A computed fold for a 416-nucleotide RNA from a Propionibacteriales bacterium, annotated as Bacterial RNase P class A. Model confidence (mean pLDDT): 76 of 100. The sequence was found by an Rfam model in a public genome assembly. Lineage of the source: Bacteria > Bacillati > Actinomycetota > Actinomycetes > Propionibacteriales. Its Rfam family is "Bacterial RNase P class A". Rfam links the family to the GO terms dimeric ribonuclease P complex, ribonuclease P activity and tRNA processing. From the family's description: Ribonuclease P (RNase P) is a ubiquitous endoribonuclease, found in archaea, bacteria and eukarya as well as chloroplasts and mitochondria.

[in-house]
RNA sequence: CAGGCCGGCCGGGCGGCCGCGUGACGCCGUACCUCGUGUACGACGUACCGAGGAAGGUCCGGACUCCACUGGGCGAGGUGGUGGGUAACACCCACCCGAGGAGACUCGCGGGACAGUGCCACAGAGACAGACCGCCAGCGGCUCCGAUCCGUCGGAGUGCGGGUAAGGGUGAAACGGUGGUGUAAGAGACCACCAGCACCCCGGGUGACCGGGGUGGCUGGGUAAACCCCACUCGGAGCAAGGCCAAGAGGGCCGACUGUAAUCAGUCGGCCUGCGCGAGCGAUCGAGGGUGGCCCGCCCGAGCUCGCGGGUAGGCCGCAGGAGGGCGUCGGCAACGGCGCUCGUAGAUGGAUGGUCGCCGCGCCGGGUUCUGCGAACCCGGCGCACAGAAUCCGGCCUACAGGCCGGCCUGUCCC
Numbered sequence: 001c002a003g004g005c006c007g008g009c010c011g012g013g014c015g016g017c018c019g020c021g022u023g024a025c026g027c028c029g030u031a032c033c034u035c036g037u038g039u040a041c042g043a044c045g046u047a048c049c050g051a052g053g054a055a056g057g058u059c060c061g062g063a064c065u066c067c068a069c070u071g072g073g074c075g076a077g078g079u080g081g082u083g084g085g086u087a088a089c090a091c092c093c094a095c096c097c098g099a100g101g102a103g104a105c106u107c108g109c110g111g112g113a114c115a116g117u118g119c120c121a122c123a124g125a126g127a128c129a130g131a132c133c134g135c136c137a138g139c140g141g142c143u144c145c146g147a148u149c150c151g152u153c154g155g156a157g158u159g160c161g162g163g164u165a166a167g168g169g170u171g172a173a174a175c176g177g178u179g180g181u182g183u184a185a186g187a188g189a190c191c192a193c194c195a196g197c198a199c200c201c202c203g204g205g206u207g208a209c210c211g212g213g214g215u216g217g218c219u220g221g222g223u224a225a226a227c228c229c230c231a232c233u234c235g236g237a238g239c240a241a242g243g244c245c246a247a248g249a250g251g252g253c254c255g256a257c258u259g260u261a262a263u264c265a266g267u268c269g270g271c272c273u274g275c276g277c278g279a280g281c282g283a284u285c286g287a288g289g290g291u292g293g294c295c296c297g298c299c300c301g302a303g304c305u306c307g308c309g310g311g312u313a314g315g316c317c318g319c320a321g322g323a324g325g326g327c328g329u330c331g332g333c334a335a336c337g338g339c340g341c342u343c344g345u346a347g348a349u350g351g352a353u354g355g356u357c358g359c360c361g362c363g364c365c366g367g368g369u370u371c372u373g374c375g376a377a378c379c380c381g382g383c384g385c386a387c388a389g390a391a392u393c394c395g396g397c398c399u400a401c402a403g404g405c406c407g408g409c410c411u412g413u414c415c416c
Stems, first nucleotide, its partner, number of pairs: 001412010012360007020050002024046003028042005033036001052387001056398002059396005064238004071296004077233004081095005096110001097108004111229002116227002118223003132168002134164003139161002141158007176194006195219001197216008242317004250273010275309007288300004324343008361385011
């Protein structure tokens, strides 16, 4: 200098004018009241604050809220090497094994194929299996020749019976590999070395595993991201959760007043309740509901379901102080944790932060000047400045992102 691998950060800045939202303070008006620095609503002013690294996806885990949580049986979901972190996780860290890469590094649906059931197309002889092409004259058969003591002997051929799986072929994969002994030719048939498997021993490690030694039968695969087995784990619903206040159609009770001889009716006020009509089922011989999905059992239980019609849908809380942020320090390889100090950072509800002007910054394109320099610096002009908006909150993962900055590591080339 070039190429590559991994990680982190920023993501426009400053100023003026006009315009938004919450809370705080000041001040004014209206209403109510217990007449006070009261409550509610509205307007004005001041200062401060006011979207994200993903706010997106809704794929995981929780906090929180409500309903449940006594037993038996069956079935479903999630995770999958070891150890650690964490509130927890399918996340993070470290390590092990395997695969890829020259390497930095990256990837892994990483337990089990000797519990069982499936599948391995086509090709090929054969894929829980077997002989297509081949090889073999030792055995039996067949043919021929020679000799003969007529019992037979010797020789040559022939893959018919038989032997064979070392060579070749098919295939993603073919009953271990190399070398030798042996054989008619071969073969773990036997031997040496190696791989694999089983068992035993030693060493290292918390462990997954790693290294070494011995013995042995000589030894058939793959696939579980197929069903399955094993180990661990596992309530449901969700802020539209869940609370409080007000209102409402109708009804009941009490009080006062008016009309009336009285009953009764009307009006006003207060309290309680919670709409009307019809149908079906049920009321302890139990409808309906709960217990993760089903069954049994158990518990609650006087209402439940359907149709038609009507009223209200308003306000407040939940709502932001959290497994929080920052700095320092200690422990740890790290993830992370302890301790000390410090900060207070949106809370909307048809849903807030925008518009405009100026300067600067960054990127691209074009032109010019300077310098030894196809490189650097400066100047001018033009164009552009990413992905994208909280809605209960938090820890992750995934996806999107113009441009810029920083750090570590690997490889190559050149110079000293």